[in-house]
RNA sequence: AGUAAGGAUAGAGGCGCAAAGACCAUGAGUACGCAAUGUGAGGAGAAUGAGAUCCGAUGAUGAUUGUGAAAAGGGGGAUUUGCCGAAGCCAAAAGAAUCUCAUUUUUCUUGAAGCUGGUUCUGUUAUUGAAUAAAUACAGAACUGUCAUAUAGGAAACUAUAUGGAGGGCUAUCUUACGC
Numbered sequence: 001a002g003u004a005a006g007g008a009u010a011g012a013g014g015c016g017c018a019a020a021g022a023c024c025a026u027g028a029g030u031a032c033g034c035a036a037u038g039u040g041a042g043g044a045g046a047a048u049g050a051g052a053u054c055c056g057a058u059g060a061u062g063a064u065u066g067u068g069a070a071a072a073g074g075g076g077g078a079u080u081u082g083c084c085g086a087a088g089c090c091a092a093a094a095g096a097a098u099c100u101c102a103u104u105u106u107u108c109u110u111g112a113a114g115c116u117g118g119u120u121c122u123g124u125u126a127u128u129g130a131a132u133a134a135a136u137a138c139a140g141a142a143c144u145g146u147c148a149u150a151u152a153g154g155a156a157a158c159u160a161u162a163u164g165g166a167g168g169g170c171u172a173u174c175u176u177a178c179g180c
Base pairs, nucleotide, nucleotide: 002178003177004176006175007174008173009172010171011170014084016083017082018081019080020079023076024075032068033067034066035065036064037063042055043054044053046104047103048102049101050100051099087116088115089114093110094109095108096107097106117144118143119142120141121140122139123138125137126136127135128134146165147164148163149162150161151160152159153158
């Protein structure tokens, strides 16, 4: 020199990534409240069953009309902050929430393993979603960073083109073991 998916630190990619509070639209003239009409015995928390409690002929329930009228979740552009496996998707498992218990579900938190280099665009596709938002998957296209190989140019540095790889990558420095 080299070998080891070695180690540490610092970096790069660009319509780059995330979070936070505010703003904007959506959610939605919906939930819900009140009033009226008419109904007439049940009703209440995510569903079912059981229990407790409460409401109900001074009118339960569902319906129609009128009137008042949200929020969460999801999203957008900017700002600030933190960053460059940033992060996203999927998700085993664990925990939390509803008056109590059981079963089921939903939501929230943490999250093993797995997949994705990044971005943009297209789609009578699929899934999630209230959604013509958005995301993910799939199919396709383009751009881009990086390394390898080939070819061409060049004294070299490097440049161009083509093909391929994957972030367990790439660049720089330091370093460990083996080896010499």